[in-house]
The RNA shown here (c-di-GMP-I riboswitch aptamer) has 78 nucleotides and comes from a Planctomycetota bacterium. The model forms 95% of the base pairs in the Rfam consensus. Its mean pLDDT, the model's own confidence on a scale to 100, is 89.

C1' cells in the first nucleotide's frame, strides 16, 4: 500500500414514530428519538420502486438506509 473486518480503540451516522417547516405529491430539511449500519459518506450513471402529468411512446420529480457501479474515508486483530 492492497485485500479483509475483530468481543479492539476512538468515534460517526440515524429507521420507525412525534413536533415544526417546505412541497400538488412522492419526499426533503430542523429538533426529539434509536431500528439498525464498517462506509447507513458522496454521486441519480444502469436497474428497481414511489409521485405527478400525458391519448400512447414518454416527460418531470423523488428514493444512495433497494440493488449494481464510480469516487473518497477512521482504525488495524486474524
Nucleotide at each position: 500500500c492492497c485485500u479483509c473486518g475483530a468481543u479492539a480503540a476512538g468515534g460517526g451516522c440515524a429507521a420507525a414514530c412525534c413536533g415544526g417547516u417546505c412541497g400538488a405529491a412522492a419526499g426533503g430539511c430542523c429538533g426529539g428519538g434509536g431500528c439498525g449500519c464498517a462506509a447507513a459518506g458522496c454521486c441519480a450513471u444502469g436497474g428497481g420502486c414511489c409521485g405527478a402529468c400525458g391519448a400512447c411512446c414518454g416527460u418531470c420529480g423523488g428514493u444512495c438506509g433497494c440493488c449494481a457501479g464510480g469516487c473518497u474515508g477512521c482504525c488495524g486483530a486474524a